[in-house]
Order: sequence, then structure tokens, then C1' cells
RNA sequence: AACUUAUCACGAGAGAUGGAGGGACUUGGCCCUAUGAUAUCUCAGCAACCGCAUGAAUAUGUACGGUGCUAAUUCCAGCAGAACGAAGUUUCUGAAAGAUAAGGA
Repeated sequence: AACUUAUCACGAGAGAUGGAGGGACUUGGCCCUAUGAUAUCUCAGCAACCGCAUGAAUAUGUACGGUGCUAAUUCCAGCAGAACGAAGUUUCUGAAAGAUAAGGA
């Protein structure tokens, strides 16, 4: 890297470095950004997936250990289907792709 399973409408920012684009990919939209973004580091915080504790068990607790995360629903749409309808810049469901965790080979 690939595979399986689970979750993805909740939550949580300051400083330093640095100096141009960034929000995974692609197309469209929208947004962030020299009042310094994205990124990296430090500190702070959020969170119960694994661990750990309790329990017969669904579970509950715990940020101590392993991860993760801290603009916008995974920022929104795209593909398929459904509802309503005169009209869609409408609503809903699912898929695909992606992210994170755990697992097996």
C1' cells in the first nucleotide's frame, strides 16, 4: 500500500517559525488567506477507537498508556434511487471516494 469491521450533523486554539497559496483527488460552487493562511514545532484543549478499572452483561468510568482530532457536516454538489412539485439554487436515502480506529494475513 491493499483487505475486513466500526464511526464520521457533537466537541476542542494560543504562541513561535515561515512567507504563498490553501480547503485529499478531479469538475463546478463556496470559503480561508500578507490583519500572514496551508504547513512544521511547543503548549493548551477536545474526544472513550484500543488499553485500563468496575460489572454476569447491554454498559459505565477513566485523558494514566497507544492513536486521533482542534474553520465551515468528510465545507457542499457530482453517481443511483425516492418524495413533493407548474417550476427545483428543494428535501431524503444509498453508493463511490476519503479520514480515523481496531483487526487479520

Predicted 3D model of a 105-nucleotide RNA (SAM riboswitch aptamer (S box leader)). The sequence was found by an Rfam model in a public genome assembly. Rfam family: SAM riboswitch aptamer (S box leader). From the family's description: The SAM riboswitch is found upstream of a number of genes which code for proteins involved in methionine or cysteine biosynthesis in Gram-positive bacteria.